Model confidence (mean pLDDT): 81 of 100. Transfer RNA from a Dehalococcoidia bacterium, 76 nucleotides, folded computationally. It matches the Rfam family "tRNA". Rfam classes the family as a transfer RNA.
[in-house]
RNA sequence: GUGGGCGUAGCGUAGCGGUUAACGCGUCAGGUUGUGGCCCUGAAGAUCGAGGGUUCAAAUCCCUCCGUCCACCCCA
Numbered sequence: 001g002u003g004g005g006c007g008u009a010g011c012g013u014a015g016c017g018g019u020u021a022a023c024g025c026g027u028c029a030g031g032u033u034g035u036g037g038c039c040c041u042g043a044a045g046a047u048c049g050a051g052g053g054u055u056c057a058a059a060u061c062c063c064u065c066c067g068u069c070c071a072c073c074c075c076a
Base pairs, nucleotide, nucleotide: 001072002071003070004069005068006067007066010025011024012023013022018056027043028042029041030040031039049065050064051063052062053061
């Protein structure tokens, strides 16, 4: 350089056009316990990588860019 995959909460993932973005771990508060763990209840936490486009409606489709990973090519 060429082609492709991925980017969603602190971490790991789901959701692949239709109202309110879901789950696990973690964090915080409470319950339980002599304390802690386990367990139970609740809460906070997401500009869905950035920008633009299509659409009545975009995390989801299209384009550009950024980051990351893989394969191939070139040079040494």